c-di-GMP-I riboswitch aptamer from uncultured Sulfurovum sp., 76 nucleotides, folded computationally.
Parts: sequence; structure tokens; C1' cells
RNA sequence: AAGUUUAAUUGCCAAACUAUUUGUGAAAAUAGGACGGAAAGCUGCGGGUCUUAUUUAAGAUAGCCGGGUUGCCUUC
Repeated sequence: AAGUUUAAUUGCCAAACUAUUUGUGAAAAUAGGACGGAAAGCUGCGGGUCUUAUUUAAGAUAGCCGGGUUGCCUUC
């Protein structure tokens, strides 16, 4: 610098569901669990979806898509 076919992968993360706790809620945390994941690492920047007691507002979702950013692996 390029690539995501192989490999890294006997490793890593952890959907639904269950229990407890927090929150009005979407949801979140912890423990179990394993449907999946090649950034299912980070980031609410754009769009989408969802929630609300203050709706010209405030939030949730990074495991909806894109962007940004970092890293692993491979090749040169």
C1' cells in the first nucleotide's frame, strides 16, 4: 500500500428465551443460554426503526444500512 478467497478460528463476541436489578418506556446491567457474527470493536455523523411524563423536545437501537475511526489476518 492492497485484499476479505484461504487463513488467523481448538480463540473472541453472544440473538431469542429464563432469573434478578434499573428505567414511565424503547431498552440497559449481571448470571445462565447459543441464533448468529470477519469488525456483532469504538463512534448517534446521515438515513431507517422504536419509545416518552416536557413532542419545534428528549431518548433507545452500533446484532438495520451507510459514513468516520482503530485493530487482527493475508499478500506485496
The source organism's lineage runs through Bacteria, Campylobacterota, Epsilonproteobacteria, Sulfurovaceae and Sulfurovum. Rfam family: c-di-GMP-I riboswitch aptamer. Gene Ontology term of the family: cyclic-di-GMP binding. Its mean pLDDT, the model's own confidence on a scale to 100, is 77.